[in-house]
């Protein structure tokens, strides 16, 4: 001096990821509400059982008609912000809420473990008003990256680049800087 487990910084993949706001369509002529007629004692609070509370012959509930008439979630476009395990899932546990208890379910947060490089399409299943969209599984294609092999080009060897094939995964990959032991 070089290499050097490693650490720090900055980046790449692209219909890239997530969040927020605005507008628009859908949701839907639906829910809720009012009136008329009918029926005539039950009904409501996620489901079942029990309880509690409230409403109900001043008409519960059912059915039909008329009037009036939403919203949330999800979607598209635009803008902004934060980023490249960005983020999305599965399981378990804990906590809180859905009137109380039990079982189940729903919704939100946290922690742990596991899976997925990314996008698209198809099939099935789930959520959903929906044929939209999302999620999961499987298959296929495209794409980025690394490793190995082969061919070609540059070239003094090495090495680099391009193309193709196969395979792997993001605790990955690239670039720069610093660098232990050892050689």
């Nucleotide at each position: 001096g070089a290499u050097g487990g490693u650490g720090a910084u900055a980046g790449a993949g692209g219909u890239g990821c997530a969040u927020u706001u605005u507008u628009u369509a859908u949701c839907a002529g639906u829910a809720a509400g009012g009136c008329c007629a009918u029926u005539g004692a039950g009904g409501u609070a996620u489901a079942u059982g029990g309880g509690u509370a409230c409403c109900g012959g001043u008409g519960a509930u059912u059915u039909g008609g008329c009037c009036c008439g939403a919203a949330a979630g999800g979607a598209a476009a635009a803008a902004a912000u934060g980023c490249c395990g960005a983020a999305g899932g599965a399981a378990a546990a804990u906590u809180a809420c859905c009137c109380c208890c039990a079982u189940a379910g729903g919704c939100a947060a946290u922690u742990u473990u596991c899976c997925u490089g990314g996008u698209u399409a198809u099939a099935c299943a789930g959520u959903g008003a929906a044929u939209a969209a999302c999620u999961g599984u499987a298959u296929a294609a495209c794409u980025g990256u690394c490793a190995u092999c082969a061919a070609u080009a540059u070239u003094a060897u090495a090495a680099u680049a391009u193309u193709g094939a196969u395979g792997g995964a993001g605790c990955g990959c690239u670039a720069u800087c610093a660098g232990u032991a050892g050689u």